SAM riboswitch aptamer (S box leader) from an Actinomycetota bacterium, 116 nucleotides, folded computationally. Taxonomically the source falls in Actinomycetota (Bacteria, Bacillati). Model confidence (mean pLDDT): 83 of 100.
RNA sequence: UUCGCAUCGAGAGGGGUGGAGGGACAUGGCCCUGUGAAACCCCGGCAACCAUCCGCUUAGGCGGAAACGGUGCCAAGUCCAUCAGGUUCGCCAAGGGAGAGCCUGGGAGAUGUGAC
Numbered sequence: 001u002u003c004g005c006a007u008c009g010a011g012a013g014g015g016g017u018g019g020a021g022g023g024a025c026a027u028g029g030c031c032c033u034g035u036g037a038a039a040c041c042c043c044g045g046c047a048a049c050c051a052u053c054c055g056c057u058u059a060g061g062c063g064g065a066a067a068c069g070g071u072g073c074c075a076a077g078u079c080c081a082u083c084a085g086g087u088u089c090g091c092c093a094a095g096g097g098a099g100a101g102c103c104u105g106g107g108a109g110a111u112g113u114g115a116c
Stems, first nucleotide, its partner, number of pairs: 002115007013043005021032003026082004044074003049070002052065005078108001083105007091097002
């Protein structure tokens, strides 16, 4: 890098350095930010994927515990929309169109884990 699988409406911030951006990419929107962005470092925390332990199971696996270890994460739903289908509402110049909302699925992405 590619592929498979699982999860993604919950949860969890202080300090130092730094000095203008940031919220993955593109467009649009909406936000955060000199009351200090990104990035890096320290400390703290959240969670429970892997690993660990216990029980059940023929097995696949399921349930639970704990939080020392390997990751991850700590504004807003993965900030929201974008593609497809369904549905509700009102508007209009009545052609259908444009708009607002909701639901389902997909795509993309993120994280973990496994494989090559």